[in-house]
The part of an RNA shown here (small-subunit ribosomal RNA, central domain) has 351 nucleotides and comes from a Minisyncoccota bacterium. Its mean pLDDT, the model's own confidence on a scale to 100, is 85.

Context: one part of a larger RNA
RNA sequence: UUGGGCGUAAAGUGUGGGUAGGGGGCUUGGUAAGUCAGAAGUAAAAUCAGGGGGCUUAACCUUCUGGCCGCUUUUGAUACUGCUAGGCUUUGAGGACGUUAGGGGCUUGCAGAACGCACGGUGUAGGGGUAACAUCCGUUGAUAUCGUGCGGAAUACCAAAGGCGAAGGCAGCAAGCUGGGGCGUUCCUGACCCUGAGCCACGAAAGCGUGGGGAGCAAAAAGGAUUAGAUACCCUUGUAGUCCACGCCCUAAACGAUGCCUGCUAGCUGUUUCGAGUAUCGACCCUCGGAGUGGCGAAGCUAACGCGUUAAGCAGGCCGCCUGGGAAGUACGAGCGCAAGCUUAAAACUC
Numbered sequence: 001u002u003g004g005g006c007g008u009a010a011a012g013u014g015u016g017g018g019u020a021g022g023g024g025g026c027u028u029g030g031u032a033a034g035u036c037a038g039a040a041g042u043a044a045a046a047u048c049a050g051g052g053g054g055c056u057u058a059a060c061c062u063u064c065u066g067g068c069c070g071c072u073u074u075u076g077a078u079a080c081u082g083c084u085a086g087g088c089u090u091u092g093a094g095g096a097c098g099u100u101a102g103g104g105g106c107u108u109g110c111a112g113a114a115c116g117c118a119c120g121g122u123g124u125a126g127g128g129g130u131a132a133c134a135u136c137c138g139u140u141g142a143u144a145u146c147g148u149g150c151g152g153a154a155u156a157c158c159a160a161a162g163g164c165g166a167a168g169g170c171a172g173c174a175a176g177c178u179g180g181g182g183c184g185u186u187c188c189u190g191a192c193c194c195u196g197a198g199c200c201a202c203g204a205a206a207g208c209g210u211g212g213g214g215a216g217c218a219a220a221a222a223g224g225a226u227u228a229g230a231u232a233c234c235c236u237u238g239u240a241g242u243c244c245a246c247g248c249c250c251u252a253a254a255c256g257a258u259g260c261c262u263g264c265u266a267g268c269u270g271u272u273u274c275g276a277g278u279a280u281c282g283a284c285c286c287u288c289g290g291a292g293u294g295g296c297g298a299a300g301c302u303a304a305c306g307c308g309u310u311a312a313g314c315a316g317g318c319c320g321c322c323u324g325g326g327a328a329g330u331a332c333g334a335g336c337g338c339a340a341g342c343u344u345a346a347a348a349c350u351c
Stems, first nucleotide, its partner, number of pairs: 003323004007305002012319001014202004021195003025088007033081002035077008048066007092192001093189003096185005104178007111155001115151008126137002163170002207248006216242002221237004259318006267296011300307002324351003333344004
């Protein structure tokens, strides 16, 4: 619970596609369902409001009048909404053509640096590690250095306050396949639109299943230190895992802690990208328009912090969510999952 809210106080679903539903551009005719006006009927009594009356007053009782949410029938109105028939063009949306930026996605191949290992050369007593030690490695030749080979993972510089993607997220180079966006032309379609309960899809890391792979790193584990202790922080090792394929899991400070769409409301400045004008041999430069991404700020908003054309301003449409703290995102039930668990989601009691 017809209220007020959701950046930080409780509260925006992790993100998208989309069904029902809700909402919807300009214009003409019809209809008259909603809507509005008139009339009739009904609307028991009590209750309610106003006036009068009766109990000493009041409550209470009583009488008259009115009112009551409406419902039915009928006559009319047609601005708006609906329904119906038609038209419209671009101002919504989509398409075409031209052009353009990009770590958007998938697959394959290749490259260099680093690291580790193996073998070989040089070489000798230390190395490593720390605040300092020690565990550890090394005369079966380590560390260092040179050469050859193999292996896995990640791509320094460029790099940005930068780019792309719905979000999660995406970065060496090349090729193939492929999604989306911006700008210009104003050529085509002609409202095809917005939102979206259910539903479907995607969804970091960790985790799970099967098979591979395993250099480095590293939960667990072991040892060495530290310490009163040290199930830690530091050190030496080290297994899952991290990587690949396929199948699950479905969570997060999944954050801009800010749902999506549309319109309106001062500017200044940086940057990415497209276009027009100007300029030029050309490229810059300069002016203007668009799309994105930052900083600062008018008005306004805000409890304040702050936000401020990328709004948290002014409005409209639709969805989600909140309603004192704890118990508790728990129990039970249900669905899903191999499991871990996830989703939905209370109450007693207590302050």

Its Rfam family is "Bacterial small subunit ribosomal RNA".
Taxonomically the source falls in Minisyncoccota (Bacteria, Bacillati).